[in-house]
RNAcentral holds the full RNA, with entries from Greengenes. Predicted 3D model of a 494-nucleotide part of an RNA (small-subunit ribosomal RNA, 5' domain) from an uncultured Alphaproteobacteria bacterium.
Context: one part of a larger RNA
RNA sequence: AACGAACGCUGGCAGUAUGCUUUAACCAUGCAAGUCGAACGAGAUUCGGUAGCAAUACCGAUGACAGUGGCAAACGAGUGAGUAACACACAGGAAUCUACCUAGUAGAGAGGGAUAAGCUCUGGAAACGGAGUCUAAUACCACCUACGCCGCCAUAGCAAUAUGUCGGGAAAGACGCAAGUCGCUAUUAGAUGAGCCUAUGUCUGAUUAGUUAAUUGGUGAGGUAAUGGCCCACCAAGACGAUGAUCAGUAGCUGAUCUGAGAGGGUGAUCAGCCACGUUGGGACUGCGACACGGCCCAAACUCCUACGGGAGGCAGCAGGUGGGAAUAUUGGACAAUGGAGGAAACUCUGAUCCAGCAAUACUGCGUGAAUGAUGAAGGUCUUCGGAUUGUAAAGUUCUUUUAGUAGGGAAGAUAAUGACGGUACCUACAGAAAAAGCACCGGCAAACUUCGUGCCAGCAGCCGCGGUAAUACGAAGGGUGCUAGCGUUGUUC
Numbered sequence: 001a002a003c004g005a006a007c008g009c010u011g012g013c014a015g016u017a018u019g020c021u022u023u024a025a026c027c028a029u030g031c032a033a034g035u036c037g038a039a040c041g042a043g044a045u046u047c048g049g050u051a052g053c054a055a056u057a058c059c060g061a062u063g064a065c066a067g068u069g070g071c072a073a074a075c076g077a078g079u080g081a082g083u084a085a086c087a088c089a090c091a092g093g094a095a096u097c098u099a100c101c102u103a104g105u106a107g108a109g110a111g112g113g114a115u116a117a118g119c120u121c122u123g124g125a126a127a128c129g130g131a132g133u134c135u136a137a138u139a140c141c142a143c144c145u146a147c148g149c150c151g152c153c154a155u156a157g158c159a160a161u162a163u164g165u166c167g168g169g170a171a172a173g174a175c176g177c178a179a180g181u182c183g184c185u186a187u188u189a190g191a192u193g194a195g196c197c198u199a200u201g202u203c204u205g206a207u208u209a210g211u212u213a214a215u216u217g218g219u220g221a222g223g224u225a226a227u228g229g230c231c232c233a234c235c236a237a238g239a240c241g242a243u244g245a246u247c248a249g250u251a252g253c254u255g256a257u258c259u260g261a262g263a264g265g266g267u268g269a270u271c272a273g274c275c276a277c278g279u280u281g282g283g284a285c286u287g288c289g290a291c292a293c294g295g296c297c298c299a300a301a302c303u304c305c306u307a308c309g310g311g312a313g314g315c316a317g318c319a320g321g322u323g324g325g326a327a328u329a330u331u332g333g334a335c336a337a338u339g340g341a342g343g344a345a346a347c348u349c350u351g352a353u354c355c356a357g358c359a360a361u362a363c364u365g366c367g368u369g370a371a372u373g374a375u376g377a378a379g380g381u382c383u384u385c386g387g388a389u390u391g392u393a394a395a396g397u398u399c400u401u402u403u404a405g406u407a408g409g410g411a412a413g414a415u416a417a418u419g420a421c422g423g424u425a426c427c428u429a430c431a432g433a434a435a436a437a438g439c440a441c442c443g444g445c446a447a448a449c450u451u452c453g454u455g456c457c458a459g460c461a462g463c464c465g466c467g468g469u470a471a472u473a474c475g476a477a478g479g480g481u482g483c484u485a486g487c488g489u490u491g492u493u494c
Base pairs, nucleotide, nucleotide: 001493002492003491005490006489007488008487009486012366013365014364015363016362017361018359019358020324025322026321027320029319030318031317034071035070036069039068040067046061047060048059049058050057051056078277079276080275088201089200091198092197093196096194097193101190102189103188104187105186106185107184109143111141112140118133119132120131121130122129123128149168150167151166153164154163155162156161173182174181175180203249204248205247210240211239212238215237216236217235218234219233220232222230252274253273254272255271256267257266258265259264279300280299281298282297283296302313303312304311305310330356332355333354334353338352339350340349341348342347369399370398371397372396379390380389381388382387403435405430406429407428408427409426413421438483439482440481441480442479443464444463445462449478450477451476452475453474459466460465
């Protein structure tokens, strides 16, 4: 000097930040991922019209809760357990994929069979099912066609590539009066995102010296979007290591941040980039993308429900609870803004985000009054008893009203509308010095001294050291010094 700090005493206001560093311990409750009727069938409810005396029938509108289908759910949000390695940083590389988006080219012909929902039965305590029957699609399947695309071959060429034959492979409609718009299929390029490889850098220990058998390399085959012992068969015997392999311990990495004149040293909270993880271990499915926090399956531990047959769960999302701890906040408001998902749009969702609440946790600013005022008042303290000091301090006199308070007005943030914040910021008026100062220290280091009490006791102490009857070092008082809404102590780093 610094802090994501804590503790003690004290505490007026505002702004901006920050706030479980410990048990990656366990969690009650609510919310945190939906959306589309302009893909599809069905349709509760309500309303209207026509016919009828009525019951009712028919027509039209409305369109809830579900279901099929599409896109999203791989983002956003959290945490740092693991990881000493291509994890990260930086600089390169070639053997790759990329939904939505942008630009271009070409196409969209003609068919089929199901199924959920629904209805009728039915099992189960529940979770959840089963059977029959009916139906739609941008769901699913096969056919035709496809230069370009994919595969083999041939020719030309060193090659990249070009040309040609053969084989294979596609599609979906919706809305609109229409124009057309949004989609669909194939393909080329871009953009974005991602996977892979390599050089260099990246903590401690030698009281860890040898390590390795798919191990190191080759050939072939498999696998992948793609290279590769990634996997397999065969062949060879290699590969790494005192320039520290292997083993053990510790640890997410970086931009940065703290300190320092710098060189260095420490740290990796908040914010930003990357990585890893989602009770523990394993696995795949779907999909452009996951081996998937609020998806699935299996195993394990734990918790809960049960009619004992069987089921349900995963806050390292936001709040909140228990526990642990020296220690860390509200079960708040709003989608108004910024962004995200879906939708043609209106819009819906969004604990991302924007705000508010709590905390002197940090930084910054302001205030607790100003001027005048000597009988140097009273009181306190000391005293050589003369006085000195507290001290212009107070009182008194004359003023001011920041902040807080009360009342009135009242934004920008939004572009025509839409403002959670919020009657907030800010402005004006009113009253009245009114409501607002503490903490540590005073032997030396180190700014600041006397008296009383105590008597090696009680106690102090960062180091030196104080205290055994005149203690500037203990305790109290008066006085002083330092900092100030803080001041000290403790911890940690330089």
Rfam family: Bacterial small subunit ribosomal RNA. Gene Ontology terms of the family: structural constituent of ribosome and ribosome. The coordinates come from a structure-prediction model, not an experiment, and the mean pLDDT is 87.